[in-house]
RNA sequence: CUUCGAUAAGGGCAAACCCUGGGUGACCAGGGGACGCAAAGUAACAGGGUCUUUUUUAGCCGCUUAAACGGUUUAAACUGUUUUAACGGUUUUCUGGAAGAUAGCCUUACUGCCGAA
Numbered sequence: 001c002u003u004c005g006a007u008a009a010g011g012g013c014a015a016a017c018c019c020u021g022g023g024u025g026a027c028c029a030g031g032g033g034a035c036g037c038a039a040a041g042u043a044a045c046a047g048g049g050u051c052u053u054u055u056u057u058a059g060c061c062g063c064u065u066a067a068a069c070g071g072u073u074u075a076a077a078c079u080g081u082u083u084u085a086a087c088g089g090u091u092u093u094c095u096g097g098a099a100g101a102u103a104g105c106c107u108u109a110c111u112g113c114c115g116a117a
Base pairs, nucleotide, nucleotide: 004115005114012037013036017032018031019030020029021028022027035104041110042109043108046107047106048105049102050101051100052099053098054097055096058093059090060089061088062087066083067082068081069080070079071078
């Protein structure tokens, strides 16, 4: 110096949750608190994954249009099923786009304390 990571030494960080604040949200900041971490240090303008918001495609729903068939009826009205056009809804799902979040999801890059085997 490069690998490597110990029942070593000195230490470091801080999950969930709670309080305060910010954000539409994912989430972030401060305080408390420790599940854990040998990089749980930094980088999201290195590449993926996941998540959020918005939009879009399809699906689904609707007392709405038209047609066909069946039931009832003197006939109409009414009603069930199927198909169909437009409109509306969609707390949920799918397809694609855009913007954001996440480094304690993974890879990668850079930096870093110690020194047993």